[in-house]
Context: one part of a larger RNA
Molecule: small-subunit ribosomal RNA, central domain
Organism: uncultured bacterium
RNA sequence: CUGGGUGUAAAGGGUGCGUAGGCGGGGAUGCAAGUCAGAUGUGAAAUCUAUGGGCUUAACCCAUAAACUGCAUUUGAAACUGUAUCUCUUGAGUGCUGGAGAGGUAGACGGAAUUCCUUGUGUAGCGGUGAAAUGCGUAGAUAUAAGGAAGAACACCAGUGGCGAAGGCGGUCUACUGGACAGUAACUGACGCUGAGGCGCGAAAGCGUGGGGAGCAAACAGGAUUAGAUACCCUGGUAGUCCACGCGGUAAACGAUGAAUACUAGGUGUCGGGUGGCGAAGCCAUUCGGUGCCGUCGCAAACGCAAUAAGUAUUCCACCUGGGGAGUACGUUCGCAAGAAUGAAACUC
Numbered sequence: 001c002u003g004g005g006u007g008u009a010a011a012g013g014g015u016g017c018g019u020a021g022g023c024g025g026g027g028a029u030g031c032a033a034g035u036c037a038g039a040u041g042u043g044a045a046a047u048c049u050a051u052g053g054g055c056u057u058a059a060c061c062c063a064u065a066a067a068c069u070g071c072a073u074u075u076g077a078a079a080c081u082g083u084a085u086c087u088c089u090u091g092a093g094u095g096c097u098g099g100a101g102a103g104g105u106a107g108a109c110g111g112a113a114u115u116c117c118u119u120g121u122g123u124a125g126c127g128g129u130g131a132a133a134u135g136c137g138u139a140g141a142u143a144u145a146a147g148g149a150a151g152a153a154c155a156c157c158a159g160u161g162g163c164g165a166a167g168g169c170g171g172u173c174u175a176c177u178g179g180a181c182a183g184u185a186a187c188u189g190a191c192g193c194u195g196a197g198g199c200g201c202g203a204a205a206g207c208g209u210g211g212g213g214a215g216c217a218a219a220c221a222g223g224a225u226u227a228g229a230u231a232c233c234c235u236g237g238u239a240g241u242c243c244a245c246g247c248g249g250u251a252a253a254c255g256a257u258g259a260a261u262a263c264u265a266g267g268u269g270u271c272g273g274g275u276g277g278c279g280a281a282g283c284c285a286u287u288c289g290g291u292g293c294c295g296u297c298g299c300a301a302a303c304g305c306a307a308u309a310a311g312u313a314u315u316c317c318a319c320c321u322g323g324g325g326a327g328u329a330c331g332u333u334c335g336c337a338a339g340a341a342u343g344a345a346a347c348u349c
Stems, first nucleotide, its partner, number of pairs: 004320003007303002012317001014201004021194003025088007033081002035077008049065006091191001092188003095184004103177007110154001114150008125136002162169002206247006215241002220236004258316006266294013298305002322349003331342004
C1' cells in the first nucleotide's frame, strides 16, 4: 500500500460557521473529456509461457508461436459520469397563520435565610464532637424581640419536563434578540450534504486591571485523633468564589457513540402542535416534531444496541495500529505567566 477498525479492548476532533476539495434529486436535447467497440502503427533483442528440436540426461542452448494486459492516430456508440441549454418539484430555502420554551443580552424589582451593627428583655453559659479541646461569653454571649446595613443564591412549583451547536440555562417583570416546531402550499427552482486549512463560541480552576466581599473556603494557624497525622473531625481563616473589561482554551468538554440522507416488527409513558370522531373538566383513532422505557429481525467477543441503532446502505471529515519510555524531550506556533497545541527516539518488556 491493500485491508481492518474507532460505546466499554488502541481509536470520534469540546462544539459550531464556513473556504478549497470530495460527493450530490426528476425529465428532454446536444457535445463526446472520462467510458465502450473496431481499424492502423508502435510496443528492440533477451527474459517469461506453449510446442518442437540439439548436447547420453538435466541445467544450458536453438527454432517457431503466443504474449508484452501499454501508448499514439483514426472511425464509430451515447446507457452511465462529465459538460452546455431548456424544464420540473419531492431535497433545500422564502412567505403567511399559530402556539411552546430556565435560549441569549441589558435594566428594574421581591421575599426567605445568613452574617454584622444599634436598642430592649434576660443570666451563665454557648458552641462543637465518637468523646473532647482550641474558640466565644459577667467588658453581659447563646436565646428572644424591634430597627438598620451588606453581599450572594433564588425553597415550594420541579418532572429520565423544557430550551440551546456544545459549554450551559431556573425568583418576578420589562425592553431588545437568536433558534426550533405545527399548519398552509403563495414564491424561488437543486440554491444541497460534508468540510482539510481558517474564523467564532467554549464548565471549573487560573492570570491582568479596577471594584465588591455576607456565606463558603485552597493556602495557613490552632485544637483533637494517631506510633506518626504535613490528612480525615473541630475552631478560625487569606486568595478565590461575585461584578466590569481583557487573557487563557483545557475537563470522565461523556451518550466515553462525528455530521447528513434513505430504508427496516411492535408495545408503553411523557412534552409541543395538527386532523377526525364521541356519551366531551375528558376519552378514542390518526399524524408531525422532541424526550424516555421495553422489545422482534439484524448486529455484537460479550455486556448490550435495537426507527434517538451499536441494524441495512451511501457521501464527507476526524482518528487508531502492542505495553512502558511519554503526551515526555527537541524544534516550532500561541500565551503576561501558569501553560496549551503539534509531537519523536534511544532503551526496555